[in-house]
RNA sequence: CUUAUCAAGAGUUGGGAGAGGAAACUGGUCCAAUGACCCCGCGGCAACCGUCAUUUUAUGAAAAGGUGCUACAUCCAGCAGACAAAGUCUGAAAGAUAAG
Numbered sequence: 001c002u003u004a005u006c007a008a009g010a011g012u013u014g015g016g017a018g019a020g021g022a023a024a025c026u027g028g029u030c031c032a033a034u035g036a037c038c039c040c041g042c043g044g045c046a047a048c049c050g051u052c053a054u055u056u057u058a059u060g061a062a063a064a065g066g067u068g069c070u071a072c073a074u075c076c077a078g079c080a081g082a083c084a085a086a087g088u089c090u091g092a093a094a095g096a097u098a099a100g
Stems, first nucleotide, its partner, number of pairs: 001100006011042001013041004020031003025078004043070003047067003051061004074094001079091005
């Protein structure tokens, strides 16, 4: 850079550390010394690749091999469109993950 997926699922766990954190900006809201965010170990989930089976080229199964994930919809919205408004829906933009 390209393609695919992102409203499901899965820890009130042990240790470290010690102040803010939830991708960037803004507005909100939520979490946090009853220790959040982060790192490691163990457990778990099952998205992609890989394995097996079928053959409809896609589906299913097992396991957890390589990554990944394990608060709140990618936490929500902000850009565009439709609807008279609130707001709802759709699509983008950006981001995350996997493969090449």
A computed fold for a 100-nucleotide RNA from a soil metagenome, annotated as SAM riboswitch aptamer (S box leader).